[in-house]
Context: one part of a larger RNA
RNA sequence: CUGGGCGUAAAGCGUACGCAGGCUGUCGUACAAGUCGGGUGUGAAAGCCCGGGGCUCAACCCCGGAACUGCGCCCGAGACUGUAUGACUUGAAUGCGGGAGAGGAAAGCGGAAUUCCUGGUGUAGAGGUGAAAUUCGUAGAUAUCAGGAGGAACACCUGUGGCGAAAGCGGCUUUCUGCCCGACAUUGACGCUCAUGUACGAAAGCGCGGGGAGCAAACAGGAUUAGAUACCCUGGUAGUCCGCGCCGUAAACGAUGAGUGCUAGGUGCUGUGGGUAUUGACCCCCGCGGUGCCGCAGCUAACGCGUUAAGCACUCCGCCUGGGGAGUACGGCCGCAAGGCUAAAACUC
Numbered sequence: 001c002u003g004g005g006c007g008u009a010a011a012g013c014g015u016a017c018g019c020a021g022g023c024u025g026u027c028g029u030a031c032a033a034g035u036c037g038g039g040u041g042u043g044a045a046a047g048c049c050c051g052g053g054g055c056u057c058a059a060c061c062c063c064g065g066a067a068c069u070g071c072g073c074c075c076g077a078g079a080c081u082g083u084a085u086g087a088c089u090u091g092a093a094u095g096c097g098g099g100a101g102a103g104g105a106a107a108g109c110g111g112a113a114u115u116c117c118u119g120g121u122g123u124a125g126a127g128g129u130g131a132a133a134u135u136c137g138u139a140g141a142u143a144u145c146a147g148g149a150g151g152a153a154c155a156c157c158u159g160u161g162g163c164g165a166a167a168g169c170g171g172c173u174u175u176c177u178g179c180c181c182g183a184c185a186u187u188g189a190c191g192c193u194c195a196u197g198u199a200c201g202a203a204a205g206c207g208c209g210g211g212g213a214g215c216a217a218a219c220a221g222g223a224u225u226a227g228a229u230a231c232c233c234u235g236g237u238a239g240u241c242c243g244c245g246c247c248g249u250a251a252a253c254g255a256u257g258a259g260u261g262c263u264a265g266g267u268g269c270u271g272u273g274g275g276u277a278u279u280g281a282c283c284c285c286c287g288c289g290g291u292g293c294c295g296c297a298g299c300u301a302a303c304g305c306g307u308u309a310a311g312c313a314c315u316c317c318g319c320c321u322g323g324g325g326a327g328u329a330c331g332g333c334c335g336c337a338a339g340g341c342u343a344a345a346a347c348u349c
Stems, first nucleotide, its partner, number of pairs: 004320003007303002012317001014200004021193003025088007033081002035077008049065006091190001092187004098181002103177007110154001115149007125136002162169002205246006214240002219235004257316006265294011298305002322349003331342004
């Protein structure tokens, strides 16, 4: 240096974009750098290896051969890699006109419900629990009716339904905007992956300014209990909401990186094109895209996976190397802080 792995045993970066780098479709032509063949020069001697010989043997020494897997030059080959050039359409992209969707951003609007306020009716309880009590109520509560205020969330529809790179996204309307799908054309390899980097990134948390209905860490009280710094109950502040700026982590999970090709089927859902058929909706057949379940071969330690692979192959990146110490210390970088990223060793089993 090579050789093994990464769903659950250690191991896929949370996700995407992407420079360098690596890899790169089909058919020609040219060159001959890589590559391959032949020749030639060189590759000192000694040593190693093989054969033979000399000291009684051996060590040691002598002679010969082989080897020195390398490099230079010359001649040649032209499959593969490369370079140049020409062509192609299946990879990729673009155009046109269709289509589905909680994809994103902003503004406006709506009803149900909780709470609070005002007023009416009305009277002694209400609330809460396993049972209670703290709590609220004759200063009129709970219940009920009318009016008003304010904040947050959008029942039913709702679906192993849809969209998004992931995080995630759900009342209605409008404006702006991204992606995707199928059909037909056009360009003609324009592609894939991606160290460093950049952007996005739930919840909690932080800074400044608003807002605050409900809920509710902390906290207080009531219970329970041997105790109860809990589970249950009554309250309740940060926070949860909005704007701007940080943080950059999660069982960020499919615990499964991205891309391409190949390899039996069956059955749902969803989007779309074509066909058959019908008065028509439906039904039926074929194709493309997505999303589930079952299952052959194969794989797997097993569980299971199984055209959405964990099967068969290729390209590129990331990561793993016994348990603890430890995702810690130190150093560095980032952060207002909390802390994050990078990341050991002694020692011990």